[in-house]
Context: one part of a larger RNA
Parts: sequence; C1' cells; structure tokens
RNA sequence: GCCAGGGAGUGUAUUUAAGUGGCGAGGAUAACUUAAAAAGGAAUCCGAAGGGAAACCAAGAAACUCGCAGGUAACAAGGAGUUGGGUGUGAAAGCGCCUUGAGUCACUUGAAUACGACCCGAAGCCAGGUGAUCUAGCCCUGAGUAAGGUGAAGCGGAGGUAAUACUUCGUGGAGGCCUGAAGAGGUUCUACGGACAAGUGUUCUUCUAACUUGGGGCUAGGGGUGAAAAGCCAAUCGAACCUGGUGAUAGCUGGUUCCUACUGAAGUUGGCCGUAGUCAAGUCUUAAAGGAGAUGACUAAGAUGGUAGAGAUACGGAUUGGAGAUUUAGGGGGAGAAAUUCCUCGGUUUCUUGUCCAACUCCGAAUAUCUUAGUAUUGUAGAUUUUAGGAAACGGCGGCUCGGCGUAAGGGUGAGUCGCGAGAGGGGAACAACCCAGACUAAAGUUAAGGUCCCAAAAUACUAACUAAGUGUGAACGGGUGAAAGGUGUCUAUAUUCAAAGACAGCGAGGAGGUUGGCUUAGAAGCAGCCACCCUAUAAUAAGUGCGUAACAGCUUACUUGUCAAGAAUAUAGGCCCUGAAGAUGGACGGGACUAAGUUAGUUACCGAUACUUUAGAUAUCCGAAAGGAUUAUGGUAAGUAGGCGUUCUGUACGGGCAAAAGCGUGAUUGUAAGAUUGCGUGAACCAUACAGAAAUGAGAAUCCUGGU
Repeated sequence: GCCAGGGAGUGUAUUUAAGUGGCGAGGAUAACUUAAAAAGGAAUCCGAAGGGAAACCAAGAAACUCGCAGGUAACAAGGAGUUGGGUGUGAAAGCGCCUUGAGUCACUUGAAUACGACCCGAAGCCAGGUGAUCUAGCCCUGAGUAAGGUGAAGCGGAGGUAAUACUUCGUGGAGGCCUGAAGAGGUUCUACGGACAAGUGUUCUUCUAACUUGGGGCUAGGGGUGAAAAGCCAAUCGAACCUGGUGAUAGCUGGUUCCUACUGAAGUUGGCCGUAGUCAAGUCUUAAAGGAGAUGACUAAGAUGGUAGAGAUACGGAUUGGAGAUUUAGGGGGAGAAAUUCCUCGGUUUCUUGUCCAACUCCGAAUAUCUUAGUAUUGUAGAUUUUAGGAAACGGCGGCUCGGCGUAAGGGUGAGUCGCGAGAGGGGAACAACCCAGACUAAAGUUAAGGUCCCAAAAUACUAACUAAGUGUGAACGGGUGAAAGGUGUCUAUAUUCAAAGACAGCGAGGAGGUUGGCUUAGAAGCAGCCACCCUAUAAUAAGUGCGUAACAGCUUACUUGUCAAGAAUAUAGGCCCUGAAGAUGGACGGGACUAAGUUAGUUACCGAUACUUUAGAUAUCCGAAAGGAUUAUGGUAAGUAGGCGUUCUGUACGGGCAAAAGCGUGAUUGUAAGAUUGCGUGAACCAUACAGAAAUGAGAAUCCUGGU
C1' cells in the first nucleotide's frame, strides 16, 4: 500500500414549536399505598384577569362599520378598523400595558440549555506514590598506572675568595614536565555495519594526576546534583516516571457511513479584548394566516439634480505674448546750481492674444432616481405581505464602466453591473470567472460563438485590391508588447509647377568683353575682408555656386544651345512593409506547413453545443370522482423540506425448507435510485412475506483501530 472486521448526533431532565390522540373552562397527577394491575393519592403545576415598585384597584364573554370563504344576493363564522372598558401615571390633555372564552396531559419529531453531549487529537495543571543498578556530587573501603626522555633542589670533588659569594664536573631524582603501552576520552573522515535507538574502523587527546577504577552508602521532583552545558537525575528533563482527577479543555486540524424529489444561500450592516469566533439584522427554507394586487422590464409625460463636457469682462484662484494711456508708490541711469526734466524697470488702467482648476461655474448633457399612465410579465390554481419553526453564512474572487492611493504589480481600497463561488456543454491549442449558451430522459433536425489545406467536421469558394517582410497566419485577454524617431520599399488620393513651341536625367558644345571693379593689402586678379554689384557683344554667360593658387593659372556651377525622346519635379495626407528590436538548456503561428492556407473590403454555401424545434416519456404544481387534461417548470455547494430502500431484534398473522434453507460464486429480468425477484453451481439447516414496534441500523477516506498479506 491493499483486503477483511470494527469505527462518529446518543441518553436523562427542563423549556419551546409542529403533528397525532384524550379530556375540555378546565386539564394533569408526583412521591407514595398496592406482589403486579386496577384503584386510590390535588400536596402541587399550567390555564380561565389584568394594571401597578407598592399600597391598592379591577374588564358587560359591549356597540358600530367594512368584508373573505360560503350563500337563497338579505346576511356573513373567522378577519380588519373605529368607539368603548380595566389599570398605572398625570392638575388635565394625553401616553403605556391589558380587554370581545382555549387550555391542559401523553406520545412522536425539530430545536435550545445542563451534563463527556457527533467522534478522534494536545502542549499542559494538580494530588498521591516509585526511582541515584544509567548519570551528577559527596562519604567509606579496596585496586591500578609497560618502557623511554628531560634532569629542579640538595649533596660531593675541583677551581676561586681573607672567608663568603661565584664558576665548573659529578651525584641526585623533582615536576597538575615530555614521548608512549595498558587504562581513560571521543577530534576528523564517513569506508564498513547479519553485531547498531550513536557501533566498528581510521585519525586524534590524555596517561603520577583537579588521574582511572571495583564494592558499599547518602542526596528526590519546584526537589536533588552541577569546574555551569539549563547539563544530569534508568534510551525520558526549561521541571523525571507511574497511577488518579480524566472522556481536562481545544473559538483549531481531520473525519462523520443508503437513495430519490422540491426549493436554494452568504461572504454585506451593526455590537463584542472582536478580526480563524460569536450575537442581532439582511439573504435561504418549511408551515400557517390573510385575501388583491405585485414588478431593478419597455414606452410616453412630468419632476429632481450640477457630474461628463464646456467656459473664462459670469465669480474665486492660476496664467503667455503684444500694443496704448497714465505717473499716485518706488529702484537705476543721464542733463542741471536748483526747481525740474529725459530714458528705463516697475505700479495702475484700457484693448488684444494664448492657456487652466477635486475643494471655480454664466452654462450644461447622457445614464440615473421619483411620480403618473400604457404595454409586458406575474397573481384568486392565492402573489406582494405578516407570523411561527429550522438553518447555513458573516475569509470571497474576476471582467467591464466610473473614482481616490501607488513608479508599478496576478497591487490595494470604493460604487454600479455581469459572472465564478454553487454552472455542466461549444469556442478561445491547453486555461474558475473572455465569447456563445443556463444541462429532466431518449431520438432526429436547425443554428450560436467560432470556423471550412492536413492533423480535424466543413470552401485548396468567388469578386476587387494590398504585402515580399515568412511581415503575417491573435476579436480581446494573455503566456509577451512592439514605442519615439527614421526610410528615394511600394501603393492610393489631393494640390502646385514644367513639358512635343521638346520638359527631367545623361552626353556634345559654349560659359565672353570693359576688368586684375573700387578699397584694403607684401599680394587680393569672380572666390581672406569692406563697399558697390554697372555697362557691352550675345543663344547664354554672376563684378560670380563650390574646389583650388603665395597671387595668377586650372577644374566646376548658375545660364544658353545641340542631341535624345515622354513624362518630370515639389509638397501634404493615408494603406501595407522595413529599420529601430537585447537573455540566459533547443523551440514554437497549437503543430505540419502556407506567398496564401497572410491582410483589407464584399458575396454565397457548408460545418458547428446539453442552445432552439419536433416526437415519445418521467417528475413537480393545479383541475377532475375517475379516465384524462392544462400551462409552465425540473443546473446546483452550504442549508431547509418531503417520500422511500436496506440491516438486527420483538409481537401478531400467514408461509417455505434435507425431494435442499441461509450464505458464497456466476448469469438473467426489473425499478429513476437505494434495491428487488429469479436460473445454474456450491453448500448442508434453517429462512421468508405482510402489518406494527424497538434500535449499539448502512463505510472509502479520520498520518483511524485490530488482524491478514
């Protein structure tokens, strides 16, 4: 791991609600008596009256109106409203509570509370005991430490001194000295490990000592012992172990066992030492009451408002440039002896120009909200609503639109809406929330989104263009995007100019004279610089466009002409394309591949879903005596409700079985399912069915328990 067996909402008491039954303005007994039953037993409890803190006071089973079911269209149980009545308070007015007879007892079920309270699970706390055969320290009594090295004090000899001191040679054998075996330890490595819950091996530390060790003894759990590591106290130590309190507690994790049907949530608001929880409300469900409208839909009309936008002599605030007027403040400069005056900056003001604001508004939508009407849907087959029982939930998340925060984020925080959550199916390669579409069952057909070369169902469809980059083959979201800026890549449109009286480009020829213009300069001759920029001959030719020279020279351009021959040039806007373009294993249009099977515009077919349609059937609701019918509906987690299946035992009734029961194996039939019935084989003695009752009543999960393998 697998298999088999076991394995989790139970019992008592009290309260409350519903159902069923008994009695009913009453209902019921409890302990107890009694062998048991019957019978007895109102002590007591609930109800029939309330109000008030209390003293205390105390409601005509009252009247009228509306009106559902029903109905002989008068009425009208129940129901609703008004007026009364009781009481408290108050001076009163008024206000609060109550008042027009239904309860009580038993059983069953739902829920709550107390108990272990659905099951398993702590770390822990306390009490009483057991441990120092491990280990820590101490005490008593014993034992052990090969060999070698070094060579302290002391002593002796010699030298030396007046004598010491001192020096040297011996002797000697000190030391928490050295090397190292036994012994003790356990540093490194991680080879081995049939020996192991820390070993063997290798390497290493120590080895006369604060050494090692045998035996005996003492210290005990908030206590001991500790050369101190919170170490050790029997493989257990930041408080040992055993038993008990004990089923401690756990707002936390895990698990919680048959079927079908109906409905179907919430992650919001408020409180809480509240944020993993819980209480109340909202949202869900079931039952009842009641009796007529209800509705986030559409259309129209009316109303509310100050957002988006817009605006700027309509306010507040910000703000670019220009022009004019003026001098009441001031600064700087000039003239003047001063008064004064001029210029400039500045101030004030007028005109004009350009731009803004969440906390600006002369203006001002759409959407939205409210009211009314109509349409639509829904409702007497009973809605909206109200009351009562039962919950779950109170971690949310995503897309789009609109906000504040953030450089940003699969960010965080709000509002609205649609989804996922709790939603299957088709598409998007795959992919909770993107697109289509809301799945009762079966069969057939038609479409949606999206597609139609092959993988792979359907067009190698059609018309007209573009692209040459494998650009691309992406609705968008992505999982990558492809910017600013460029392009004489190419296509389209518009405007202007030149052109058969010959444009544009190329090639051939000319490109002159006054003159080296004047000045400047060492020089300045078209071409360092300054000034001027004329005239002539011409088809045309600058007092010169660019190189160049020291200055000239030389080359070239403008300009003119010949040749050639039909378009050329410029600007703006747009489409596709290119550059810009960089990431770490080799690589992604989904792949193959494609020049369309790419892109743009258009057309017609086809494919394509649990959508839609048709046919048959099931269930829910309703009508009906039934047969049958009606209209819708039937995705679903938590949860609520209803009806069933199965297991064990008991009672009653009725049966089967040695001519083969139960069980087991394997087939068949049948039911929506849990399941039921039955054939054959095996097996060898018990077992059904119906109606009731009682439960230790259903297994796949709990690091579940026991056993097997």